Context: one part of a larger RNA
RNA sequence: AACGAACGCUGGCGGCGCGUCUUAAGCAUGCAAGUCGGGCGGCAAGGGGUAGCAAUAUCUCCUAGAGCGGCGGACUGGUGAGUAACACGUGGGUGACCUACCUUAAAGUUGGGGAUAGCCAUUAGAAAUAGUGGGUAAUACCGGAUAAGCUCAUAGAGUUAUGAUUUUAUGAGGAAAGGAGCUUCGGCUUCGCUUUAAGAUGGGCCCGCGCCCCAUUAGCUGGUUGGCGAGGUAAAGGCUCACCAAGGCGAUGAUGGGUAGCCGGCCUGGGAGGGUGAACGGCCACAUUGGGACUGAGAUACGGCCCAAACUCCUACGGGAGGCAGCAGCUAAGAAUAUUCCGCAAUGGACGAAAGUCUGACGGAGCGACGCCGCGUGGAUGAAGAAGGCCGAAAGGUUGUAAAAUCCUUUUGCUACUGAAGAAUAAAGACAGGAGGGAAUGCCCGUCAGAUGACGUUAGGUAGCGAAUAAGCCCCGGCUAAUUACGUGCCAGCAGCCGCGGUAACACGUAAGGGGCGAGCGUUGUUC
Numbered sequence: 001a002a003c004g005a006a007c008g009c010u011g012g013c014g015g016c017g018c019g020u021c022u023u024a025a026g027c028a029u030g031c032a033a034g035u036c037g038g039g040c041g042g043c044a045a046g047g048g049g050u051a052g053c054a055a056u057a058u059c060u061c062c063u064a065g066a067g068c069g070g071c072g073g074a075c076u077g078g079u080g081a082g083u084a085a086c087a088c089g090u091g092g093g094u095g096a097c098c099u100a101c102c103u104u105a106a107a108g109u110u111g112g113g114g115a116u117a118g119c120c121a122u123u124a125g126a127a128a129u130a131g132u133g134g135g136u137a138a139u140a141c142c143g144g145a146u147a148a149g150c151u152c153a154u155a156g157a158g159u160u161a162u163g164a165u166u167u168u169a170u171g172a173g174g175a176a177a178g179g180a181g182c183u184u185c186g187g188c189u190u191c192g193c194u195u196u197a198a199g200a201u202g203g204g205c206c207c208g209c210g211c212c213c214c215a216u217u218a219g220c221u222g223g224u225u226g227g228c229g230a231g232g233u234a235a236a237g238g239c240u241c242a243c244c245a246a247g248g249c250g251a252u253g254a255u256g257g258g259u260a261g262c263c264g265g266c267c268u269g270g271g272a273g274g275g276u277g278a279a280c281g282g283c284c285a286c287a288u289u290g291g292g293a294c295u296g297a298g299a300u301a302c303g304g305c306c307c308a309a310a311c312u313c314c315u316a317c318g319g320g321a322g323g324c325a326g327c328a329g330c331u332a333a334g335a336a337u338a339u340u341c342c343g344c345a346a347u348g349g350a351c352g353a354a355a356g357u358c359u360g361a362c363g364g365a366g367c368g369a370c371g372c373c374g375c376g377u378g379g380a381u382g383a384a385g386a387a388g389g390c391c392g393a394a395a396g397g398u399u400g401u402a403a404a405a406u407c408c409u410u411u412u413g414c415u416a417c418u419g420a421a422g423a424a425u426a427a428a429g430a431c432a433g434g435a436g437g438g439a440a441u442g443c444c445c446g447u448c449a450g451a452u453g454a455c456g457u458u459a460g461g462u463a464g465c466g467a468a469u470a471a472g473c474c475c476c477g478g479c480u481a482a483u484u485a486c487g488u489g490c491c492a493g494c495a496g497c498c499g500c501g502g503u504a505a506c507a508c509g510u511a512a513g514g515g516g517c518g519a520g521c522g523u524u525g526u527u528c
Stems, first nucleotide, its partner, number of pairs: 001527003005524005012375006018368002020333001025331003029328003034071003039068002046061006078286003088210007097203002102199008110144001112142002119134006150173008178191005212258003219249003224246004229241003261283004265276004288309005311322004339365001341364003347361001348359004378408004388399004413465006422455001429448003433445002472517005477498003483512005493500002
């Protein structure tokens, strides 16, 4: 000097930050990932119409919940257990690769089929759930047609660094889905869908260098090291397998053991260096423990699935359910760390044509002097140098212009009123005009108009009131700024080091005075 600090005493306000460092211990409760009816069949309650005296029947409109389907649940958020490793950092490589949504460009969007959930009926079960029969739709599923600058094979040619890539020929293979608006019923527009090429973005893999301690760890290794061939993968490769060879690593520290997420940074220091990796940002790893794959553009998937284990819960004992290292909150542990708050108004994300829905991301508020910064606790005048305290034999000294008193001010506080900005370049809407197209709608540009604030009794401002609401902590032997008196008597005690205390203690305790810092001050811990 610093701190994610803790403890003691004390404590007025504001701004900006930070807040389980311990048990990757266990968790009650609520919420944290949904969305689309402009993909599909349909629909409870409700509104309306018709028939009927009514019950009711039927038609129609609209829509909740559930279901099929699409996209998203691989992002965001949390934690640091593991990991000494191409994990990370940095610089390269991929002639060895993938990439949903998005952008650009080219081409296409044809014709059929069979199911299945929902639903109806029914069975088993305490439940979770499971089964049987009937029947239905799609942008769900499956064939067919067509198709190249796509894929594969063969042959030829060119280029090169092999096998990449280019070109020519031949053969084979391989696509699709519709919805909405308008319509003069011909179609048009638009959102999609399929194939291909390129881009963008994100990733996979490989390599050079860097990256803690122990030699009281010296030898390690059998898919081990290499080759050939095959398999596998999006992709190189012992990644895997068969065969062959016998290699490969190591005092420039292999192997083993210990510790640890890495970095940008942060702290310290004149620097060199040392320490550190909270918050914020990048990467990695993990999601009760261990293992596994499925789906998918992407996962070996925190709030998905399966198996095993431990634990907890329900049970009709047959069987089931669960995973806060998401946000709050609870228990435990600990010196120690917060609200079961408000809102989607802003920013961002998912879905949607949009309106919008969802969003414990985020924006805010609450608690904590935990930190940094700022402000205040009044100002001026005021000597009878008051009283009181303390010292002194006394005179007197000191506290001390300090107080009182007088005159002011009103930051802050209380009360009342006022009052921005965060919110508009949104969207829906209206208007007339313009390029292209046009029958019209829609689309793009322009103009007009226009709703929306959690915070919030906001920030700020004005007025009123009244010095009113606001000072402590540590120290005074030396180091080290600041001394006297009394008490105590090697006792009680102090202490960072040296050391104080055994009868005049500047060192213990108290008082008065003084010094330092100040809403803080000390102590402890840790680092330089």